[in-house]
Predicted 3D model of a 155-nucleotide RNA (glmS glucosamine-6-phosphate activated ribozyme aptamer) from a Chloroflexota bacterium. It matches the Rfam family "glmS glucosamine-6-phosphate activated ribozyme aptamer". By type it is a riboswitch. It was read from a public genome assembly, where an Rfam model found it. NCBI's taxonomy places the organism under Bacteria, Bacillati, Chloroflexota. Model confidence (mean pLDDT): 81 of 100.

Parts: sequence; structure tokens; C1' cells
RNA sequence: UGAGCAACGCAAGCGCCAGGUCCGCGGGACACCGCGGAUGACGAGGCGGGGGCAGUAUCGAAACACUCGGCGGGUGGCCCCCCGGCAGCACAGCCGUCAGGCAGCACACAAACCAGCAUGGGUAACCGGCUGACAAAGGUGCGCCACGUGCAGGG
Repeated sequence: UGAGCAACGCAAGCGCCAGGUCCGCGGGACACCGCGGAUGACGAGGCGGGGGCAGUAUCGAAACACUCGGCGGGUGGCCCCCCGGCAGCACAGCCGUCAGGCAGCACACAAACCAGCAUGGGUAACCGGCUGACAAAGGUGCGCCACGUGCAGGG
């Protein structure tokens, strides 16, 4: 360094590139052309089973040749069936294992950017490493709303 096996962890802002931009080399009077390379989404959060439809799938951070543009995928959306949750049961309704609705108040958590380094690789564009801080949604607590019909049970 490679192959095989096993265990644990991670895994969808996830993967890819033909436009554009940038770098190197060569050609050209210039415009530009060729070859090779670089860039091309920063984390948080998100999966009941099967099938179908569509498809630019939640939240902020940063930045403003750009996280731009394109392709694929995706835990998101809607519909049907099944399973499950929501007062003991069933149905309805709303949900999906954190399982009724609202999002008003409070609380909590990040990485990149940026800055620093007597930091590593590369001719360079650029790619890393170490140190330093700050979110929103989901979530938690409080608050508000809903809790129908039938049966059972209790008073």
C1' cells in the first nucleotide's frame, strides 16, 4: 500500500460536471483556441409499511462570479390501502412512534465565513489542520384552542 472478514461509528446542503469563473502550459498581432487542473451548499433538522402522482422538499448562518447554472438522488407534499398514537373501547377528526391543533412567551444547541498560527500540501488557482464566537426551525417548558357520536364504567 492492496485484498478479504468482523465490529463500531458516520451517511442526503448528499453525489456528479458539459456552461460560467479561476490557475498552469502551448499557440496567436488581437479576439481567442487547445490540453491539463481548480471551483461548483455552511451546518441544524427530517424516514411507520406498501402503491401511485407531482417534484424548485423544512430552518437559519455566510456570501453577492455567487451557496450562479445543469444532472442525479433525497427522510418533505398530496392521494389510496394497512398498521400505530391521541380519556376504557369503537367510529370520526387530526397526527406518525417526540404520533390532536396554534406558534404567543421563555429556554437550548452549529458549522462554514471571518480572524489568528514561526500550520501542512500544491508552480498556481485552490485544498486542508489547530484556536476563537454567533443562529433559526424542529425540540423542551409555559400559554391558548379542541376533545364530537355511541357503548361501557364511576359519581